[in-house]
Source information
The RNA shown here (TPP riboswitch aptamer (THI element)) has 101 nucleotides and comes from Pallidibacillus pasinlerensis.

C1' cells in the first nucleotide's frame, strides 16, 4: 500500500401480539414504565431488534394452505412493492519494499 473484518463511537429505522375475566401463561431478540385522552389513539422514556450485503419493520393482507382454543408456528405470496448509514478500527490475509543475520 489494498482486501475482507470482529468490535466501538456517532447518528438514524422499528414493533409491542395472542389466550375466556383477573391472578396468570404462551410465542418472541422484545408484549416493559409514565404522561394525555378515557372506545379507538397519541406523546415521552427505557430495554430490544435492525440499518442497503437491507424479511428488522411497512403494504398487499381482515391474504391463501395446513396446524393451534388463538396468537405464534410451517409453506406460499416473494427474484412482489418500500424500507433507516457514517467515522473509526484490534487480530487475520494477500502484495511490495528496506535492514540484519
Nucleotide at each position: 500500500g489494498g482486501a475482507a473484518g470482529a468490535c466501538a463511537c456517532u447518528a438514524g429505522g422499528g414493533g409491542a401480539g395472542c389466550c375466556u375475566u383477573u391472578c396468570g401463561g404462551c410465542u418472541g431478540a422484545g408484549a416493559c414504565g409514565g404522561g394525555a385522552a378515557g372506545u379507538a389513539u397519541c406523546c415521552c422514556g427505557g430495554a430490544c431488534c435492525c440499518u442497503u450485503u437491507g424479511a428488522a419493520c411497512c403494504u398487499g393482507a381482515u391474504c391463501u394452505a395446513g396446524u393451534u382454543c388463538a396468537u405464534a408456528c410451517u409453506a406460499g405470496c416473494g427474484u412482489a412493492g418500500g424500507g433507516a448509514a457514517g467515522u473509526g478500527g484490534a487480530g487475520u490475509c494477500c502484495g511490495u519494499g528496506c535492514a540484519a543475520g
It was read from a public genome assembly, where an Rfam model found it.